This is a predicted structure of a 334-nucleotide part of an RNA (large-subunit ribosomal RNA, domain IV) from an archaeon. Rfam family: Archaeal large subunit ribosomal RNA. For this family Rfam cites "The comparative RNA web (CRW) site: an online database of comparative sequence and structure information for ribosomal, intron, and other RNAs" (Cannone et al., BMC Bioinformatics, 2002). The sequence was found in a public genome assembly.
Context: one part of a larger RNA
RNA sequence: UGCUGUUAAGGGAAUUCGGCAAUCUAGUCGCGUAUCUUCGGUAUAAGCGAUGCCUACAAUUGUUUUUGAAAUAUAUUGCAUUAGUAGGUUACAAUAACAAGGACUGCCCGACUGUUUAUCAAAAACGUAGCCAACUGCUGUUCUGAAAAGAUUUGUAUAGUUGGUGAGACCUGCCCAGUGGUGGUGUCUAAAACUCUGGUUCAACAGAGCUAAGGCCCAUUAAACGGCGGGCCUAACUUUGAGGCUCUUAAGGUAGCGUAAUACCUUGUCAUCUGAAUGGUGACUUGCAUGAAUGGUUUAAUGAGGUGGUCGCUGUCCCUAACAGCAAGCUUCC
Numbered sequence: 001u002g003c004u005g006u007u008a009a010g011g012g013a014a015u016u017c018g019g020c021a022a023u024c025u026a027g028u029c030g031c032g033u034a035u036c037u038u039c040g041g042u043a044u045a046a047g048c049g050a051u052g053c054c055u056a057c058a059a060u061u062g063u064u065u066u067u068g069a070a071a072u073a074u075a076u077u078g079c080a081u082u083a084g085u086a087g088g089u090u091a092c093a094a095u096a097a098c099a100a101g102g103a104c105u106g107c108c109c110g111a112c113u114g115u116u117u118a119u120c121a122a123a124a125a126c127g128u129a130g131c132c133a134a135c136u137g138c139u140g141u142u143c144u145g146a147a148a149a150g151a152u153u154u155g156u157a158u159a160g161u162u163g164g165u166g167a168g169a170c171c172u173g174c175c176c177a178g179u180g181g182u183g184g185u186g187u188c189u190a191a192a193a194c195u196c197u198g199g200u201u202c203a204a205c206a207g208a209g210c211u212a213a214g215g216c217c218c219a220u221u222a223a224a225c226g227g228c229g230g231g232c233c234u235a236a237c238u239u240u241g242a243g244g245c246u247c248u249u250a251a252g253g254u255a256g257c258g259u260a261a262u263a264c265c266u267u268g269u270c271a272u273c274u275g276a277a278u279g280g281u282g283a284c285u286u287g288c289a290u291g292a293a294u295g296g297u298u299u300a301a302u303g304a305g306g307u308g309g310u311c312g313c314u315g316u317c318c319c320u321a322a323c324a325g326c327a328a329g330c331u332u333c334c
Stems, first nucleotide, its partner, number of pairs: 001327008010318002014316001019313001027051005036041001038167001052089006059082001061080003066075001090094001102311007109303002114126002130165007142151003168298004173228003178225002180221005186216001188215002194209005229247005256290001257287001268284006
């Protein structure tokens, strides 16, 4: 000097990106327990008290002795047992060691238990029950295989496969113009083969006719891929614009939520928490560039998730110090 520990008066997060780390708490018994809630929970909520040993007392439970011919009841003798009351006693301290939750309160995200980057990421990512759509009537669908064949399945649409969303609650608006999907008894288009005609004969070839899928056309489909405007004017202070005019689109963003894990301007403005906050929360909201299963908004419970605040607690700090063990280095000796 480093590592691992132990202890620190007074203060108590002033440290720091951030209480990171380390304390605090802890078992059992009794009392007691808010808010919210899907009425199950939240909950060991929070908070308070007790805890060793000895003696006495009246009891609990089991068994046993005596009386009696026996049963029941009561009484009686002893032992064990359980919980309790009162008193005493030792220590600073009685779950004395070991073992053994710090607590509360907002908001965001994911409903939850679960899964994951073996070896830098455990999460808000994946999954999930639930919801929705499409395909499939079994000689089927989907998958594997060159085939034979096999799986789904010795199952049968309350089934199987594929895709999306992601408990529950309240809901899920408008657009089929584009790109896809599906359907269509359409004077449309459409090849070869085939038929007919021409080609002096055979043929090449040429022309005409007929027609499948497809195309075109017509419908339909958004919990299919996706999309969801601009300008001008207007009410008797001002502001605002219910309303009007106009260009334009397939349709012009509905309910909600909103400075957001989404907001550039931005440390938006106001309120609140602080002595002080580019922080947190609640509002407002003209949303650069929110928005409804690419789900929208909420939500009890839950989380080694993210982000604020409060109490307790502490060597994180003020401000360092001492001690124990180990390691390295240096000096001396063997």